About this RNA
Transfer RNA from a Candidatus Pacearchaeota archaeon, 71 nucleotides, folded computationally. It matches the Rfam family "tRNA". Rfam classes the family as a transfer RNA.

[in-house]
RNA sequence: GGGUGCGUAGUUUAGUGGUAAAACAGGCGGCUCCAGACCGCCAGCCGGGGGUUCGAUUCCCUCCGCACCCA
Numbered sequence: 001g002g003g004u005g006c007g008u009a010g011u012u013u014a015g016u017g018g019u020a021a022a023a024c025a026g027g028c029g030g031c032u033c034c035a036g037a038c039c040g041c042c043a044g045c046c047g048g049g050g051g052u053u054c055g056a057u058u059c060c061c062u063c064c065g066c067a068c069c070c071a
Base pairs, nucleotide, nucleotide: 001070002069003068004067005066006065007064010024011023012022013021018054026042027041028040029039030038047063048062049061050060051059
């Protein structure tokens, strides 16, 4: 330099055009003499910008970051 893939919550991952989800972690409450475990509730996320569309996490372009392949 060329090519491919990936980027979603603090972490690990679902979600392939119509309200963003789960587990763990965190906070609050219940239980307990206390704590843990367990049960219930709560908060929190689509890498940045642009385009297509009535509507974009999803499709397209570009940038950024990461991984791999070729040279």